[in-house]
Record summary
FMN riboswitch aptamer (RFN element), 136 nucleotides, folded computationally. Its Rfam family is "FMN riboswitch aptamer (RFN element)". Its family is annotated with FMN binding in the Gene Ontology. It was read from a public genome assembly, where an Rfam model found it. Model confidence (mean pLDDT): 79 of 100.
RNA sequence: UAAUAACUUCGGGGCAAGGUGAAAAUCCUUACCGGCGGUCACAGUCCGCGAGUCGGCUUAGGCUGACAGAUCAGGUGUAAUUCCUGAACCGACAGUAACGCGCUUGAGCGCGAAGUCUGGAUGAGAGAAGUGCAAU
Numbered sequence: 001u002a003a004u005a006a007c008u009u010c011g012g013g014g015c016a017a018g019g020u021g022a023a024a025a026u027c028c029u030u031a032c033c034g035g036c037g038g039u040c041a042c043a044g045u046c047c048g049c050g051a052g053u054c055g056g057c058u059u060a061g062g063c064u065g066a067c068a069g070a071u072c073a074g075g076u077g078u079a080a081u082u083c084c085u086g087a088a089c090c091g092a093c094a095g096u097a098a099c100g101c102g103c104u105u106g107a108g109c110g111c112g113a114a115g116u117c118u119g120g121a122u123g124a125g126a127g128a129a130g131u132g133c134a135a136u
Stems, first nucleotide, its partner, number of pairs: 006131005017029003031116002033091002035049004044089002052067006071087005093119003099112005
């Protein structure tokens, strides 16, 4: 000096404005947001990982299967689906909901509906930084 045990800390953002209305952060116009590692060069949309839901196995820790999203064109360059210009697109689960669909003669009933609100969650976590005994 390096690696390893262990420990500490950190580790996800967003509805501003207008419209309708008795009432909307839920409808409409518009606005706004972008976890972690990798990749010749900086990525929400490339490759992979994490969080979430359902299931299987396990005494438990945990392991495992499935589900779960999206980008093109031009330019520069040795190199960019990553930069610049332009135009697009995407967003777990539960709750709420004036919206939508279906049913009913009707009252009404059923189902679905938020990336940004509320909740699980002062949780977990991909990982990042740091401390660092003995021994080698």